RNA sequence: CUCUUAUCGAGAGUGGCAGAGGGACUAGGCCCUGUGACGCCCGGCAACCUUCAAGUAGAUACUUGAAAAGGUGCUAAUUCCUACAGAUCUAUGGAUCUGGAAGAUAAGUG
Numbered sequence: 001c002u003c004u005u006a007u008c009g010a011g012a013g014u015g016g017c018a019g020a021g022g023g024a025c026u027a028g029g030c031c032c033u034g035u036g037a038c039g040c041c042c043g044g045c046a047a048c049c050u051u052c053a054a055g056u057a058g059a060u061a062c063u064u065g066a067a068a069a070g071g072u073g074c075u076a077a078u079u080c081c082u083a084c085a086g087a088u089c090u091a092u093g094g095a096u097c098u099g100g101a102a103g104a105u106a107a108g109u110g
Base pairs, nucleotide, nucleotide: 001110003108004107005106006105007104008103013042015041016040017039021032022031023030026083027082028081029080043075044074045073048071049070050067051066052065053064054063055062056061079102084099085098086097087096088095089094
């Protein structure tokens, strides 16, 4: 990097370092940021992998609950919002809902 499956409306700092842009990409919005963002460290959150217990099942699978040592991940705003398709409404500007695409993360896979 390819493919598969699952999740993406919750949660998480009054710390240290550092010093300019940042919010994935393109476009349009809208935001964060010298009252120090982004990033790194520490802390924290969560529970995908993991462990334990109970139940169901009888192709070692599924469900529920608990734990947090380890592997990841995350730690402004729904994945910040929209973009494509459909439906409904409409003051024709648009709004709402559903799905898709793209993306992120985990576990597996070639």
The RNA shown here (SAM riboswitch aptamer (S box leader)) has 110 nucleotides and comes from Halobacillus halophilus.
NCBI's taxonomy places the organism under Bacteria, Bacillati, Caryophanales, Bacillaceae, Halobacillus.
The sequence is in RNAcentral, with records from Rfam and Ribocentre.
Model confidence (mean pLDDT): 83 of 100.